Source information: This is a predicted structure of an 88-nucleotide RNA (c-di-GMP-I riboswitch aptamer) from a soil metagenome. The coordinates come from a structure-prediction model, not an experiment, and the mean pLDDT is 88.
């Protein structure tokens, strides 16, 4: 980084399963991507089960809202490895 060349990844949908949810794994499918190979270091986000404050309700037991990440997100950014081609 090209209207090159072998190719490679797989969005959303839907089916199937994990999980509380973010969301993640399989399948099928291709929005798009030169690292959309890999890692949560930094930012930012996304969820809130357990915790925890306030309220309702109070027979049983719940509800509702507000904080909160040790949960996620690598296809949000940056940033560290590593990797196919080899025209301008």
């Nucleotide at each position: 980084g090209a209207c090159a060349a072998g190719g490679g990844c797989a969005a959303a949908a839907c089916c199937g399963g994990c999980g509380a949810a973010a969301g993640c794994c399989g399948g099928c499918g291709a929005c798009g991507c030169a690292a959309a190979g890999c890692c949560a270091c930094g930012a930012g986000g996304c969820u809130a089960a357990a915790g925890u404050a306030u309220c309702c309700a109070c027979g049983c037991u719940g509800g509702a809202u507000g904080c909160c990440a040790u949960g996620c997100c690598a296809g949000u950014c940056g940033g560290g490895c590593u990797g196919c081609c080899g025209a301008a």